[in-house]
Predicted 3D model of a 548-nucleotide part of an RNA (large-subunit ribosomal RNA, domain I) from a Candidatus Berkelbacteria bacterium.
RNAcentral holds the full RNA, with entries from ENA.
The coordinates come from a structure-prediction model, not an experiment, and the mean pLDDT is 84.
Rfam family: Bacterial large subunit ribosomal RNA.
The source organism's lineage runs through Bacteria, Bacteria candidate phyla and Candidatus Berkelbacteria.

Context: one part of a larger RNA
RNA sequence: GGUGUAUGGGGAAUACCUAGGCAGUAAGAGGCGAAGAAGGACGCGUGCUAGUCCGCGAAAGCUUCGGUGAGCCGUCAAGCAGGCUUUGAACCGGAGGUGUCCGAAUGGGGAAACCCCUUCAUUGGAAACAGUGAAGACUCCACACCGAGUCAAGUAGGUGUGAGAGAGCGAACCCAGGGAACUGAAACAUCUAAGUACCUGGAGGAAAAGUAAUCAACCGAGAUUCCGCUAGUAGUGGCGAGCGAACGCGGAAAUGCCCAAACCGACAAGCAUGCUUGUCGGGGUUGUAGGACUUGCAUAAUGGAAGCGAAGGUAGAAGAAGUGUCUGGGAAGGCACACCAAAGAGGGUGAAAGUCCCGUAAUCGAAACCUAAGCGACUUGGCGAGUAUCCUGAGUAGGACGGGACACGUGUAAUCCUGUCUGAAUCUGGGGGGCCCACCCUCCAAGGCAAAAUACUAAUUACUGACCGAUAGUGAACAAGUACCGUGAGGGAAAGGUGAAAAGAACCCCGACGAGGGGAGUGAAAUAGAAUUUGAAACCGUACACUU
Numbered sequence: 001g002g003u004g005u006a007u008g009g010g011g012a013a014u015a016c017c018u019a020g021g022c023a024g025u026a027a028g029a030g031g032c033g034a035a036g037a038a039g040g041a042c043g044c045g046u047g048c049u050a051g052u053c054c055g056c057g058a059a060a061g062c063u064u065c066g067g068u069g070a071g072c073c074g075u076c077a078a079g080c081a082g083g084c085u086u087u088g089a090a091c092c093g094g095a096g097g098u099g100u101c102c103g104a105a106u107g108g109g110g111a112a113a114c115c116c117c118u119u120c121a122u123u124g125g126a127a128a129c130a131g132u133g134a135a136g137a138c139u140c141c142a143c144a145c146c147g148a149g150u151c152a153a154g155u156a157g158g159u160g161u162g163a164g165a166g167a168g169c170g171a172a173c174c175c176a177g178g179g180a181a182c183u184g185a186a187a188c189a190u191c192u193a194a195g196u197a198c199c200u201g202g203a204g205g206a207a208a209a210g211u212a213a214u215c216a217a218c219c220g221a222g223a224u225u226c227c228g229c230u231a232g233u234a235g236u237g238g239c240g241a242g243c244g245a246a247c248g249c250g251g252a253a254a255u256g257c258c259c260a261a262a263c264c265g266a267c268a269a270g271c272a273u274g275c276u277u278g279u280c281g282g283g284g285u286u287g288u289a290g291g292a293c294u295u296g297c298a299u300a301a302u303g304g305a306a307g308c309g310a311a312g313g314u315a316g317a318a319g320a321a322g323u324g325u326c327u328g329g330g331a332a333g334g335c336a337c338a339c340c341a342a343a344g345a346g347g348g349u350g351a352a353a354g355u356c357c358c359g360u361a362a363u364c365g366a367a368a369c370c371u372a373a374g375c376g377a378c379u380u381g382g383c384g385a386g387u388a389u390c391c392u393g394a395g396u397a398g399g400a401c402g403g404g405a406c407a408c409g410u411g412u413a414a415u416c417c418u419g420u421c422u423g424a425a426u427c428u429g430g431g432g433g434g435c436c437c438a439c440c441c442u443c444c445a446a447g448g449c450a451a452a453a454u455a456c457u458a459a460u461u462a463c464u465g466a467c468c469g470a471u472a473g474u475g476a477a478c479a480a481g482u483a484c485c486g487u488g489a490g491g492g493a494a495a496g497g498u499g500a501a502a503a504g505a506a507c508c509c510c511g512a513c514g515a516g517g518g519g520a521g522u523g524a525a526a527u528a529g530a531a532u533u534u535g536a537a538a539c540c541g542u543a544c545a546c547u548u
Base pairs, nucleotide, nucleotide: 001547002546003545004544005543006542007541008540009539015533016497017496020468021467022465023464024463025462026461027460029457030456031169032168039102040101041100042057043056044055046081047080048079051076053074062096063095064094065093066092067091071084072083073082107116108115109114117136118135119134120133121132122131123130124129138166139165140164141162142161143160144159145158146157173204174202175201176200177199178198184191188238214221215220225252226251227250228249229248235243236242256449257448258447259393263282264281265280266279267278268277269276270275271274287427289392290391291390292389293386294385295384296383297382301380303378307375308374311371312370313369314368316364317363322337323336324335325334326333338355339354340344346358347357348356398422399421400420401419402418403417404416405415408434429444430443431442432441433440484491485490504532507519508518509517510516
């Protein structure tokens, strides 16, 4: 030096565990903010006693109403001293009050958490001044007053008042205005990616869309939205890569309405003095045309303010039934004999508990606040006949040129939108049916509103998992968006486990009043000793045997 056996150090894998995550289901909620938000800064604790987290704002708290009932003075984090409490503390819930400074930040400024000012009121003061309280940004809107250029208009503008509105924040979902490139086409330019990412504006609990100037095909359907098919079909396409419908069918959910106009009336204004215009009220709302107008008949359904209010939510109450014995440190395990069950969900207890504890099933409960089915003053509203006249949405429909959207890339390219230029008809009217024309069919644009079915989940409650189990699962099970890095935008960790219970090792010895160790003691166990469960391998020893 090697091999073997035994026994250690070192190391942290593995096993077991879970305090944390991940993904869902159901319900509720779907916003907060000038009445000052989200987010912060700085503070607030009786002392020993400095700090973290949480809470709060002259501050671990104030008032009040409920619940609960013997302890309490939050956590890390134990103790001593000192307090509070059955005259009901602490704790839980409802309502309110307070709420420094910054922040949309809004009196002015500013290098956020700071500096400076004006007015009014009030306190002190002779005053100067100081303290306290309130108000003081901008834009829009409403009302009142003032009021030009320019004769007029009460126009532009100004002033005042207003708990009138806006501003900012927030995870996704929604609508609109803008809008890429990588990439694919095996290069690349039309094309694709994609109207995606991203930017901006706006809104809601959903948004958007929506009761046919729609489809269909000579039969008919009957708003919108979403799902399954139709169908990767018809098409489109450097006919490349690709893109990609509709009709129709089956489902989810269902709901239809209101104006403008004709006409009638009231009021006001203007002047050409019997008309016009404006405001308000009635009327009226459609395509087998409808309405006005003339005329006849009729009185039941719809919505719904304040308030009341079934029920639910925000604290809770009560809640059945087991003992003995054996093993063991410990019984919930074994054995024996019982019991409850509208409760054998789950968790805890010294191993594995329906009957030990917390709970669970069924039941009960709110002074206060929130939601709410329903009831509700009142409101809206029907069916014909006639048809001379009147009305039925104009810089609109349509056209030309240039673009865009339609599955559709200009194509035979209809349809929809419009930047420029044009520009109808008026029910004997107008649009569409994929160039165009005719016939035929079908619908009524140029005004508006609308639930449900649909999309999403930051946050709340309950529950679930052939999801993870500390290199996993969130980046984060721990003082984690922390430490640390970066001028900054930004990047971004590592780090869990004694034991049932600290019973956390009194006392003695070696040592430096160490570190560390040896006894003693606790404990079931200390090779469970705080570097603490288990404790693999690399790596490093010790003892013995054999061997070179």